[in-house]
Formats: sequence, C1' cells, structure tokens
RNA sequence: GAAGUCGCCCAUACGAUCGCUGGGCCGGAGGAUUGGCCUGGAGGAAAGUCCGAACACCGCAGGGCAGGGUGCUCCAUAACGUGGAGUCGCGGCAACGCGAAGGAAAGUGCAACAGAAAACAUACCGCCGGCCGCGGAGGGAAGCCAUCCCGCCGCGGCCGGUAAGGGUGAAAAGGUGCGGUAAGAGCGCACCAGGUUCCCGGGUGACCGGGAAUGCUUUGUAAACCCCACCCGGUGCAAGACCAAAUAGGGGAGUGCUUGAGGAUGGCCCGUCCGAGCUCCCGGGUAGGUCGCUGGAGGCAGCGGGCAACCGUUGCCCAAAGAUGAAUGAUCGCAGCCCGCAGGCGGGUAACCGUCUGCGGGAACAGAAUUCGGCUUACGGGCGGCUUCGACC
RNA sequence: GUCCCCAUCGUCUAGCCUGGUCCAGGACACCGGCCUUUCACGCCGGCAACAGGGGUUCAAAUCCCCUUGGGGACG
Repeated sequence: GAAGUCGCCCAUACGAUCGCUGGGCCGGAGGAUUGGCCUGGAGGAAAGUCCGAACACCGCAGGGCAGGGUGCUCCAUAACGUGGAGUCGCGGCAACGCGAAGGAAAGUGCAACAGAAAACAUACCGCCGGCCGCGGAGGGAAGCCAUCCCGCCGCGGCCGGUAAGGGUGAAAAGGUGCGGUAAGAGCGCACCAGGUUCCCGGGUGACCGGGAAUGCUUUGUAAACCCCACCCGGUGCAAGACCAAAUAGGGGAGUGCUUGAGGAUGGCCCGUCCGAGCUCCCGGGUAGGUCGCUGGAGGCAGCGGGCAACCGUUGCCCAAAGAUGAAUGAUCGCAGCCCGCAGGCGGGUAACCGUCUGCGGGAACAGAAUUCGGCUUACGGGCGGCUUCGACC
Repeated sequence: GUCCCCAUCGUCUAGCCUGGUCCAGGACACCGGCCUUUCACGCCGGCAACAGGGGUUCAAAUCCCCUUGGGGACG
C1' cells in the first nucleotide's frame, strides 16, 4: 500500500429575513380573537410492528385441558425470542463470522424418479450347493448291438444358501486386512471410526481428558405430526376516566282529554280550523369537549465488584417536542465536510500519502403520535484495532 | 394508530394445509395449421406464470424468516 475483518463516532455550525407549533408573561378583570416579548421544538433508525415490559380496562378461589411460544450451558436484566462469557458443530489461510444447537435407541407418517431392494430389509445379474431332464465325449458289465450303471463337461428347469462383486440413487445397512466357508457374511480375529453402559480426573455447567466392558453398528427427516422441559389469562391509549347539546326513547310529578290542555291563522282579543296530548324534573347514552399526554427501568465522570454483559456508590448535568389533518420549515450569506478534474510543493524506489490553490458537483436513509428495553430492515461519511498478501499493472 | 389476510401464464383460476413423477394443470385471449369460395364455429398444435431475497431439506409454488406491493377490520 491492497484486500479483508471487527469496533467506535458524526448525521452540518453560525448569522439575517420570512413563516409553523407547544408553554409562560403583557395589553384593567373574565371569555374569544389578534398583536408583542421570552422560551421549547425529530432519529439512529422516529421505519417494519417482529419480540418483551410499564400503564389501563375486562376476566379470575385453586388446579388442569386446549392453543401459542421458546429450546446447548452459566450469567445479566423489570422482562424478553435480547445481551455477555463459554461449549459443540460448520465456513474462512487468518483476523473473524454463522448456527430454530432438546429428543429419530418413545410412537406414527413420508423418502418422488432410478434401482433387485428405501427401512423389524431384499434377491435382478453374479457366486455356491442339492435334485430332475436333455445333449456331448469317455469308462464298466470278456467281443459287437441294444439296454443298464459310473463319474466328468455343457445347457435348461425347480428348491435352497449368500450380500463379498455389478449397476441405481441425495441416501444401500461401519471401513481395511487376515482367517474361515460350498460360496459368503462381525461368522471369528487385528487395527481404525462411531455408539451404549460403567469408572476416574477437571469444570458451577454445557462439556473436555483418560480408562474398562460390550460386535452394539440402530438411515434421513421434528422450519412433518409428535414427545420432553420451561414460559404465557384476554384486549390495546381507537386502553380507559370525566363533563355533556339537539333529536328519539325510558322513569317520575303536574295538568288536560268534547265542561278542550296545546297548536295553526294573527301585533293582541274574539272568531274559524286541527285536536290528545302538553309542561317540568331525573338518570343513561351519542355528537362534541377535557383528561390520560409526556419528568427517569435517564445520561456523563470517578471509585468499588465482575473476564464481560451488568451491578453498587459518590458527584455533576438534563429532566422542556407533545401536535390531532396533525408543527419542527424556506431563502440568502459565510465557514466547515465529501467526491471528481487540473496544477504547485513535500515524503516515498514505487504503488500511494500529506498539504495548498482553482473550477465543477454533492450531502444519503428517512418525519415523532402513550412511554420505555431490544431485534430486524434502509442508508451517507469519518476514525481506529486486528488479519492476510508482500513492491503490486 | 392497533390488528388480520393475500400475491401462480396477458386475464380468471387449480395445485400449498399433508414437500416428490410440477422443466406447474385448466378456461378465455394470442399465434400457426386444417376445414370453408371466404369469415365465424369446430379440430390439431404452440407461446406464456410461482412478487423479491435468504434458510431448512436429498428435493420448496408448498415449510420458516426478512423485504416489497395490494386488500380488509376496529371510532
């Protein structure tokens, strides 16, 4: 220097002008509106809504079933599916990363195609044994023919043994060698690999190291059903609490029903017409409004404990976004940052690096909605540690 | 805001729960041929898809996770 890997940090600053929004004060008091002054105003992910909690309401004697979730160990935490330190496995030369990592020797299911066979094994070719039949050459019964007998070879059929060899497949029933056998086979033995049971040592534990016995070799799949262990009551601020119109309906009281309440007409009375309700009170609930609504499982530094996550303690700081069609913005100036090009200087053999000047460009992802702790996803830039390569186009 | 569901040829859909002969079936549409004087109808053939990425598995449209897009419920 390049490539890689891990961790940390930043997310423009200042000024001016014009706005938006919460709070406080002022314009005599209260309300509305408006104006002025002061002051607060997005993020590392505010996102996805994937987990966990706080909080609120409903339910609930206790326990179980169903359903859902988690799944190596120990620790941390309010809690978690999160984090830390480890174990084992896998990937990488390494730094380092990844792992839904209990059980397949409880049970059930599935394993297409190919292949003989796909799971308490099976038998296509091949190898081996037995029986029967046919054929061939040969031998025997003194010579020839027929017939019969004997073993040998070949072919075919039937019965049986076998899992060494062949080929198929993602996967074929431990591997190699020797013995053994009719041929073979953990059938026996030696070595190697794995399992099970037991013992010893280390570790809180997962597990690690060592030893003994046993021929035990038992496929894969649980992100298939399932079994085991542990956890979980339900719903989410549209939870919920309070105030409370109009209309309709409920309850009560009064009054009226042809001896006419009330209504229409009309300024009022009479009159005319309609006519069985009308008035008041109470409570529930809707619209609407107020509250919930933003002050801590906070941050930084020191000390102590712990490998660490984290915990304890002391001091300091902030604790002030809280909107409800929903504010947190726009323009200009100046400085800083990043990239590209051109040039100068310096370092270096070089790749390259640093610095200065000029021109041009850029600033990503993204916008709180009850609040926190996490995870995941999106995304611009800077710095540092470590690993590998070893002069590098 | 809180919660739930869905995505397969150009279109409508089957397959997904219970993974396998799925290089994914059907209908309509489209293209080519036959039939007909020609068109239509009919017959034959063809083209054409698992939203994207990762994982589990021998094997994924199907099971699991993340993302994208769409739809719905709750005042």

This is a predicted complex of two RNAs, RNase P RNA and transfer RNA, with 468 nucleotides together.
Rfam match: Bacterial RNase P class A. Rfam's curators write: Ribonuclease P (RNase P) is a ubiquitous endoribonuclease, found in archaea, bacteria and eukarya as well as chloroplasts and mitochondria. By type it is a ribozyme.
Its mean pLDDT, the model's own confidence on a scale to 100, is 79.